[in-house]
Context: one part of a larger RNA
RNA sequence: GACGAACGCUGGCGGCGUGCCUAACACAUGCAAGUCGAACGAAGCUCCCGGAUUUGCGACUUCGGUCAAGAUGAAGGGAAGACUUAGUGGCGGACGGGUGAGUAAUGCGUGAGCAACCUGCCCUUCGGAGGGGGACAACAGUGGGAAACCGCUGCUAAUACCGCAUAACGUGCGGAGAAGGCAUCUUCUCUGUACCAAAGAUUUAUCGCCGAGGGAUGGGCUCACGUCUGAUUAGCUAGUUGGUGAGGUAACGGCUCACCAAGGCUGCGAUCAGUAGCCGGACUGAGAGGUUGAACGGCCACAUUGGGACUGAGAUACGGCCCAGACUCCUACGGGAGGCAGCAGUGGGGAAUAUUGGGCAAUGGGGGAAACCCUGACCCAGCAACGCCGCGUGAAGGAAGAAGGCUUUCGGGUUGUAAACUUCUUUUAUCAGGGAAGAACAAGGACGGUACCUGAAGAAUAAGCCACGGCUAACUACGUGCCAGCAGCCGCGGUAAUACGUAGGUGGCAAGCGUUGUCC
Repeated sequence: GACGAACGCUGGCGGCGUGCCUAACACAUGCAAGUCGAACGAAGCUCCCGGAUUUGCGACUUCGGUCAAGAUGAAGGGAAGACUUAGUGGCGGACGGGUGAGUAAUGCGUGAGCAACCUGCCCUUCGGAGGGGGACAACAGUGGGAAACCGCUGCUAAUACCGCAUAACGUGCGGAGAAGGCAUCUUCUCUGUACCAAAGAUUUAUCGCCGAGGGAUGGGCUCACGUCUGAUUAGCUAGUUGGUGAGGUAACGGCUCACCAAGGCUGCGAUCAGUAGCCGGACUGAGAGGUUGAACGGCCACAUUGGGACUGAGAUACGGCCCAGACUCCUACGGGAGGCAGCAGUGGGGAAUAUUGGGCAAUGGGGGAAACCCUGACCCAGCAACGCCGCGUGAAGGAAGAAGGCUUUCGGGUUGUAAACUUCUUUUAUCAGGGAAGAACAAGGACGGUACCUGAAGAAUAAGCCACGGCUAACUACGUGCCAGCAGCCGCGGUAAUACGUAGGUGGCAAGCGUUGUCC
């Protein structure tokens, strides 16, 4: 000098930041990923037709009833809707958000390569969309179960699913030719053969669908160099190292397998052990360097522990699935449910770290043609002197050098222009009035009646902490008497202590000041 700090004393305001460094300990509760009815059937709601049922203004009556305007409005049918949505279907849940356990290299950083690769949505270019089929949810019926949920029978739609047709500049195989390079080779032209596609919606504006080429974006893989400590770790390795063939992958490859060979790494530190996410950066330093990796940005890894795949353009998937373990909860004991290292919040641990807040107004993201919906990302507010910066706690005049305190050689000295008093000012705080930008373009502002502006009254609302032997700026009195205590080092204290405690005074810093811890 610095800090994601803590502790002690103290504490007025504002702006901007920052805030579980420990138990990757366990979690009550709420929210954090949905959306599309312009893909689809169905159900509900509104309207019309329909009139079952119930009631009965009245009339008749043999008192048992009969007729009956009107009210009520079931089943069924129809029309649209600017309505709602459990299910099928599509896109998104692989982003965004969290954490740093693991990892000393399948990581990261820098620089290259892929003639060994993929890429939904987006942009662009070319071509196409013909004709059929069978189901399964929802629904109805029924059965099992405490529940979670599950089974059986029957019906049905689609942009869900499956054949057929069409077929190239695509893919596979074959032939001919040309050009290029970087070894395997790559690219282009011509040709033969085989194979593979589609979906519609609608408010008629459009939006979608299929095949192929190019781009963009995002990824995958490979290589070189760099990347902590220990030799009181010296040898390590059988898919191990290489080859042939096959499988697998988007793709190269012992990635996997069969066979063959016996290799491969290592004193320029292999292997083993310990520690650790890496970087841009941050702190310090004249620099070289040392330390560090909070916040912000990039990459990686993880999501209760371990394992596994499915779906998909993309995951081996935090708020998906399956299995096993531990733990917690429900249970009718047969069986089930759960995963905050998302935002708040709770317990625990700890020296120690915040609200179960507001809003989608902005920026951005997902879905949708759109209106819009969702968004604890984000924007804001709350708490904390945790940090940095700024402001204030008044200014000028004022000697009877007041009183009081302290001290004294008793004369005085000092506190001290300090106060009182006089004249001003009103930052901040308070009250009252006005009141934004942030929203490019109609509407839309959580923040917020906030910032800011104007006015009012009144010095009014606002100072502490540490030190004073030397290092080191700042001294006296009393108390204590090697006691009580101080202390970073030297050292102070045993009766005149500038070093302990208190008081007065002084010095330093100041809404802070000291102490402790860590780094330079």
Description: Predicted 3D model of a 520-nucleotide part of an RNA (small-subunit ribosomal RNA, 5' domain) from an uncultured Bacillota bacterium. Its mean pLDDT, the model's own confidence on a scale to 100, is 82. It matches the Rfam family "Bacterial small subunit ribosomal RNA".